[in-house]
RNA sequence: UCCUCGGUAGCUCAGUGGUAGAGUGGUCGGAUGUUAACCUAUUGGUCGUAGGUUCAAUUCCUACUUGAGGAG
Numbered sequence: 001u002c003c004u005c006g007g008u009a010g011c012u013c014a015g016u017g018g019u020a021g022a023g024u025g026g027u028c029g030g031a032u033g034u035u036a037a038c039c040u041a042u043u044g045g046u047c048g049u050a051g052g053u054u055c056a057a058u059u060c061c062u063a064c065u066u067g068a069g070g071a072g
Stems, first nucleotide, its partner, number of pairs: 001071007010024004018055001025043003029039002048064005
């Protein structure tokens, strides 16, 4: 320098054009003689950045940035 795959909640990850979800975590409560486990409720996001296409973009296109792997 070039190629491929990733960046979404504190963490691990879903989500292939119609206003983003799960598990785990945090908080309150229940239950228990107490703690843990368990149960209920609640809390959570500039979807890496900037443009473009579209009535509408996490999703499609381009550039950049960052992580991993590969070629030379």
The RNA shown here (transfer RNA) has 72 nucleotides and comes from Lactuca sativa. Its mean pLDDT, the model's own confidence on a scale to 100, is 82. Its Rfam family is "tRNA". Rfam classes the family as a transfer RNA.